[in-house]
RNA sequence: GGGGCUAUAGCUCAGUCGUAGAGCGCAUGCCUAACAUGCAUAAGGUCCUGGGUUCAAGCCCCAGUAUCUCCA
Numbered sequence: 001g002g003g004g005c006u007a008u009a010g011c012u013c014a015g016u017c018g019u020a021g022a023g024c025g026c027a028u029g030c031c032u033a034a035c036a037u038g039c040a041u042a043a044g045g046u047c048c049u050g051g052g053u054u055c056a057a058g059c060c061c062c063a064g065u066a067u068c069u070c071c072a
Stems, first nucleotide, its partner, number of pairs: 001071004006066002010024004018055001027041004048064005
C1' cells in the first nucleotide's frame, strides 16, 4: 500500500427494511437465623461516525474511524 471480517445494553452476542432483544451481570422485593441457590419485578441503548436511497434503515449504498486478519 491492497483485500477481507467485525463494531448493537456494563460483558458475551442475536436481530427477514415495519414496536430494538436474549443470556450473564447490576438494582429492588420474596425466600433464609445468615449466605448461596431459587422466584418475581425494574433499570440500563446517539444500534461506531457522517451522508445517501426509501413512506420507513440496526439491516441497503457511499465515505470515514477503530479492532482483528490475509497478501505484498
The RNA shown here (transfer RNA) has 72 nucleotides and comes from Vicugna pacos.